A computed fold for a 102-nucleotide RNA from Alkalihalophilus pseudofirmus OF4, annotated as Guanidine-I riboswitch aptamer. It matches the Rfam family "Guanidine-I riboswitch aptamer". Rfam's curators write: This family represents a conserved RNA structure found upstream of the ykkC and yxkD genes in Bacillus subtilis and related genes in other bacteria. Of the family's consensus pairs, 100% are formed in the model.
RNA sequence: CAUGUUGUUUUCUAGGGUUCCGCAGCGAUUCAGCUGGACUGGUCCGAGAGAAAACCCACAAUGAAACCAAUUGUGACACGGAGGGAUAAAAGCCCGGGAGAU
Numbered sequence: 001c002a003u004g005u006u007g008u009u010u011u012c013u014a015g016g017g018u019u020c021c022g023c024a025g026c027g028a029u030u031c032a033g034c035u036g037g038a039c040u041g042g043u044c045c046g047a048g049a050g051a052a053a054a055c056c057c058a059c060a061a062u063g064a065a066a067c068c069a070a071u072u073g074u075g076a077c078a079c080g081g082a083g084g085g086a087u088a089a090a091a092g093c094c095c096g097g098g099a100g101a102u
Base pairs, nucleotide, nucleotide: 007055008054009053010052011051012050015045016044020042021041022039023036024035025034026033057075058074059073060072061071062070077097079100083095084094085093
């Protein structure tokens, strides 16, 4: 210096916080209201380097006069800040398979 599907979507998990619900406290009681995520939780956010599925793409094989279509198979590996951004808020979210390291 160059190369790679380092592809898209859905469901979920590790993880994450606190808009809403619930919970706890205050409020004489219920309701309204206020405070609390150094509250287990439901909703919610959620992985390139976590899981599964579907689709796309590439290549190979089968088949076929040839192309297309179809079917089957393969698609590996992955150490990693600080800082910033979004949302109510935070995060293995996004910048980002980035900077850097090997």